[in-house]
């Protein structure tokens, strides 16, 4: 230095529930709280998933409503990839 990852040490993150905020929704942010995590740090590049305001199509009892499609919105704690990074037993 590389690989690897321990009932090690130091430090870190924080699922669900609940509360507040935000958003059309999915979700996100803050608080609380720890299920877990060695990248649960970062990037939507590939795959996958969630949502559907707007738009488009169709229908109807047509100031509108319903159904279907759609990512330009999301998920990095779904997987892969890229970038960066703490520690050091076997």
């Nucleotide at each position: 230095g590389g690989g690897c990852g321990a009932c090690a040490a130091a430090g870190g993150c924080a699922a669900a529930c609940c509360c507040g905020g935000u958003g059309a929704a999915a979700g996100c942010c803050g608080g609380c709280g720890a299920c877990g995590c060695a990248a649960a740090g970062c990037u939507c590049c590939g795959a996958g998933g969630c949502u559907a305001c707007c738009g488009c199509a169709c229908g109807c009892c047509c100031u509108g409503c319903g159904u279907g499609c759609c990512a330009u919105g999301c998920c990095a704690g779904u997987c892969g990839a890229g970038c960066c990074g703490c520690c050091g037993a076997a």
c-di-GMP-I riboswitch aptamer from a Gemmatimonadota bacterium, 90 nucleotides, folded computationally. The source organism's lineage runs through Bacteria, Pseudomonadati and Gemmatimonadota.